[in-house]
RNA sequence: UGGGCCGGCCGGACGGCCGCGUGGCGCGAGAGCGCACCGAGGAACGUCCGGGCUCCACAGGGCAGGGCGGUGGGUAACACCCACCCGGAGUGAUCCGCGAGACAGUGCCACAGAGAGAAGACCGCCCCCGUCCUCGUGACGGGGGUAAGGGUGAAAGGGUGGUGUAAGAGACCACCGGGGAGCGCGGUGACGCGCUCCGCCAGGUAAACCUCGCCCGGAGCAAGACCAGACAGAGGACGUCGACGCGGCUCGCCGAGUCCUCGGGUAGGUCGCUGGAACGACACGGCAACGUGUCGUCGAGAGAGAUGGCCGUCAAGGGAGCGAAGUACUCCUGAACAGAACCCGGCGUACAGGCCGACCCACUCG
Repeated sequence: UGGGCCGGCCGGACGGCCGCGUGGCGCGAGAGCGCACCGAGGAACGUCCGGGCUCCACAGGGCAGGGCGGUGGGUAACACCCACCCGGAGUGAUCCGCGAGACAGUGCCACAGAGAGAAGACCGCCCCCGUCCUCGUGACGGGGGUAAGGGUGAAAGGGUGGUGUAAGAGACCACCGGGGAGCGCGGUGACGCGCUCCGCCAGGUAAACCUCGCCCGGAGCAAGACCAGACAGAGGACGUCGACGCGGCUCGCCGAGUCCUCGGGUAGGUCGCUGGAACGACACGGCAACGUGUCGUCGAGAGAGAUGGCCGUCAAGGGAGCGAAGUACUCCUGAACAGAACCCGGCGUACAGGCCGACCCACUCG
C1' cells in the first nucleotide's frame, strides 16, 4: 500500500422564528393567557425467550404436555453471555455446530440394484455329476461352494500385503485405521497424552418414535386496588353427594354454591406509574462474562396517545473544479431505519453516512 477478519462507538452542533405535551409558578370569575424547565431509541420495532410485579390457584404424588442438552463459570432468570473441550471449514486472523444416547428397543434409508443391515449369488471365480462333439481340461444342463474381481448406489458389513484354499473369506498373520476394557499421568471438568489386552470391526438417521438427566402452576397493567355513580330482575341446569380444583387420574378441602340463557345499568375519577437486578466515573477481585466498594446523577410518563417544521452559520464525510502533484482555495451536497405506553435482562430483524481499536494475509522499503 492492497485485501481480509473481529470488536466498540456515533448516528449531527449552535442560534433565531413558529408549533406540540405533562406537571410547576403567576394572572384571570371562567374559557384561557404568560413565564422558565423538562420531553424517545440503538434499536423505543418484532413480541421470540427469561424475570420482577399483580391477581387467582396450591397437603402431597405420579401421568400427560412443553422446554433445555459438551464442560466449568456468570446471572434474579434464560433458549442469553464468558472461558475452555470436541468435531468441521479456512494459509491465517477467524467462523460454523439447534454438540446427550444409534450394543435398550422399534421404525425408516428415495432412484438404481440380486441384495439397504446378523444382507446379498446379477455377471464372474471354483468343485462335482450328466450329455454332446470339429476331443480342446470346449459347449450345454443340473447340484453345490465362494464376498477376491465386475456392476448398482449417498451408503454394500474396515484398508494394504501375505499365509491359506478347489476357489475364497479376520479363517489366520503383520502393519495401519476404528471400537471396547484395564492401568498410569495432566486437568475442577468436558477431555488430552501414554502403555497393555481383546479380531470386537454390525453403516446412517433421535429437527423419527423412544431412552436418560435437568427445569416448568394459570393468567396478565384491559393485571389489580380504591372512590363516586347507575340499575330490575327473571328463568333454567347440576347439587347431600359431589359442585369445585390447571387437561384428566389418584387424592383433598369444604358444606354452599357453581354454570348457562334472557333482560337492565355504568363505562367517570384516583392509585398502580416509574428511583431502578438504574446510569456514569474511579478503585479492587477475576483470563473474561461479571461482582464488590466509594462518589456523583435523576433521564418521558399520557386523554387512543405530545417531542415537529422553516431559516441561517458551522462540522465529520462525499463529489466536482483549478493544478504535473500534495497542501491550500472555490462551488455543490451533507441523505438512514424508525418511534415509548407496567418495568427490566436477552435474542432476532431494519439502518444513509461515519469514527476508533485489535488481529491476519500478500507485496514493497528500512